[in-house]
Context: one part of a larger RNA
Molecule: small-subunit ribosomal RNA, 3' major domain
Organism: uncultured bacterium
RNA sequence: UGACGGGGGCCCGCACAAGCGGUGGAGCAUGUGGUUCAAUUCGACGCAACGCGAGGAACCUUACCAGCCCUUGACAUGUCCCGUAUGGGCCGGAGAGAUCCGGUCCUUCAGUUCGGCUGGCGGGAACACAGGUGCUGCAUGGCUGUCGUCAGCUCGUGUCGUGAGAUGUUGGGUUAAGUCCCGCAACGAGCGCAACCCUUGUCCUCUGUUGCCAUCAGGUUAAGCUGGGCACUCUGAGGAGACUGCCGGUGAUAAACCGGAGGAAGGUGGGGAUGACGUCAACUCAGCAUGGCCUUUAUGUCUGGGGCUACACACGUGCUACAAUGGCAGAUACAAACCGUCGCGAUGCCGCAAGGUGGAGCUAAUCGGAGAAAGUCUGUCUCAGUUCGGAUUGCAGGCUGCAACUCGCCUGCAUGAAGUUGGAAUCGCUAGUAAUCGCGGAUCAGCAUGCCGCGGUGAAUACGUUCCCGGGCCUUGCACA
Numbered sequence: 001u002g003a004c005g006g007g008g009g010c011c012c013g014c015a016c017a018a019g020c021g022g023u024g025g026a027g028c029a030u031g032u033g034g035u036u037c038a039a040u041u042c043g044a045c046g047c048a049a050c051g052c053g054a055g056g057a058a059c060c061u062u063a064c065c066a067g068c069c070c071u072u073g074a075c076a077u078g079u080c081c082c083g084u085a086u087g088g089g090c091c092g093g094a095g096a097g098a099u100c101c102g103g104u105c106c107u108u109c110a111g112u113u114c115g116g117c118u119g120g121c122g123g124g125a126a127c128a129c130a131g132g133u134g135c136u137g138c139a140u141g142g143c144u145g146u147c148g149u150c151a152g153c154u155c156g157u158g159u160c161g162u163g164a165g166a167u168g169u170u171g172g173g174u175u176a177a178g179u180c181c182c183g184c185a186a187c188g189a190g191c192g193c194a195a196c197c198c199u200u201g202u203c204c205u206c207u208g209u210u211g212c213c214a215u216c217a218g219g220u221u222a223a224g225c226u227g228g229g230c231a232c233u234c235u236g237a238g239g240a241g242a243c244u245g246c247c248g249g250u251g252a253u254a255a256a257c258c259g260g261a262g263g264a265a266g267g268u269g270g271g272g273a274u275g276a277c278g279u280c281a282a283c284u285c286a287g288c289a290u291g292g293c294c295u296u297u298a299u300g301u302c303u304g305g306g307g308c309u310a311c312a313c314a315c316g317u318g319c320u321a322c323a324a325u326g327g328c329a330g331a332u333a334c335a336a337a338c339c340g341u342c343g344c345g346a347u348g349c350c351g352c353a354a355g356g357u358g359g360a361g362c363u364a365a366u367c368g369g370a371g372a373a374a375g376u377c378u379g380u381c382u383c384a385g386u387u388c389g390g391a392u393u394g395c396a397g398g399c400u401g402c403a404a405c406u407c408g409c410c411u412g413c414a415u416g417a418a419g420u421u422g423g424a425a426u427c428g429c430u431a432g433u434a435a436u437c438g439c440g441g442a443u444c445a446g447c448a449u450g451c452c453g454c455g456g457u458g459a460a461u462a463c464g465u466u467c468c469c470g471g472g473c474c475u476u477g478c479a480c481a
Base pairs, nucleotide, nucleotide: 001481002480004477005476007475008474009473010472011471012470013469015465016464019429020428021427022426023425026320027319028318029317030316031315032314033313034311035310042053043052064306065305067303070300073129077128078127079126080124081123082122083121084120087106088105089104090103091102092101093100094099109119110118111117131295132294134293135292136291140289141288142284144282145280147278152191153190154189155188156187157186158167159166160165171182172181173180197272198271199270200269202240203239204238205237206236208234211230212229213228216227217226218225243266246260247259248258249257250256322422326381327380328379329378330377331376332375338369339368340367343362344361348357349356350355388419393414394413395412396411397410398409399408435457436456437455438454439453440452441451
């Protein structure tokens, strides 16, 4: 100087408390451990691994396994030889395919010293080499997680100290903040904080179709449907607005705090992006790059099949429930965000349905996905393992795709399991939040209870900081560095 203390002081954080809803019990989904297996590829392991890499394993992916093939190689550059541009289609035979053998058709380049000479392409030979998701994240770059959006981390000069170092950065107030004020052997400065950026909340100006419809006219069973208009909503560009600016009080006359006015909004208005010096030899050699090592008829490459989907069990994360604030049936209302031409696909017709047929319109504020659901209004069920719950299984179908056996999703009929609110323990959340309800997107041929977004309905509680956990500053002890 740090680190540490079941030392002290001050102060924060859904840290506790006060509340609301869960997990832990059930069934299923998914990841992991374990076990099994020819293989169940690999990585990730307290917080900060475990719906994680994977934003989508039937083949492919794929790295794994047992086979069948290839050896200058699936891919790159160079040397030599032969051939000829080349590229593409079809047919036959062998084979699981890779591959091998044979036939046939179409097309047929540029330069040129007119020599297949050069380029290009194909075949062959021998080498240099290619290749490796092989090892080392404890050799590395880059990227990332975490403490933590915590308020800290440092430097120059000066001063003090023999020195390590200290001071500044401590102190009195204050703040979300090393934020600001005052004081002070310090005076300044940098990286962080804040602001500048995006979005949302109010108003104004401009814009006026594909959006909108107040006024006028036409028109319909109905409808901005038509003329017309741009007032309103909205679209999307610019601007205004919030700064403790104003008033009162407290305070040291300061910084600031408390209350008030005005205002759509008030003291950082809400949300996002933004992550200081560093810590964990943290993660990643399998995203990429890369040193070293290893491999080279194999640890490379191609291919059909299998596996990653196994199953006594254990754990994590979720979904669906156990019902009446509910289930079922009928009627009916209101979103936002997003996607679509290799696509979205309407009206119609067929089917109980999944779906099929068909193809209007749309490169989309125009057309389509697209009926939002919870809600509201009626009816029914009457507390039961039920008209709750839907696992499991049988049968019949549909879709995608070369192909759904291992191993996809969906529909109908039948079947109707566990489950009556969950031990010890444990998690999230402070407001348009929790809870609850549906909608969309990426990936994607197909496959979503996961992930990323969107809106609808919409709470309860916070006395307080003694205690648990994590953190910041000062101080003290110390047998630790």